[in-house]
A computed fold for a 72-nucleotide RNA, annotated as transfer RNA. Its Rfam family is "tRNA". About the family: Transfer RNA (tRNA) molecules are approximately 80 nucleotides in length. The coordinates come from a structure-prediction model, not an experiment, and the mean pLDDT is 80. The RNAcentral record of the sequence draws on ENA.

RNA sequence: GGUCCUGUAGCGCAGAGGCAGGCGCACCACCCCGUCAAGGUGGAAACGCCGGUUCGAAUCCGGCCGGGACCG
Numbered sequence: 001g002g003u004c005c006u007g008u009a010g011c012g013c014a015g016a017g018g019c020a021g022g023c024g025c026a027c028c029a030c031c032c033c034g035u036c037a038a039g040g041u042g043g044a045a046a047c048g049c050c051g052g053u054u055c056g057a058a059u060c061c062g063g064c065c066g067g068g069a070c071c072g
C1' cells in the first nucleotide's frame, strides 16, 4: 500500500429500517443484615466522526479516524 472484518454504558454482549435504545458484571442510593458479603427495590451511564439515502438511520451507502485478520 491492497482486500476483508469491526466500532453500541466503565467492561463484556444483544439489538440489523419505525415500538426506542436492552441484558450481565461493575457503579450510586435506599431496604434487609450485629458488620461485611449475599439478597431486594430504585437510579445514573452508550450507538467513533462527517456527509448521503429515506417520511423515518444505531441499523443501509460513501468518506475519515481507531482496532483486527490476510496479502504484498
Stems, first nucleotide, its partner, number of pairs: 001071007010025004018055001027043005048064005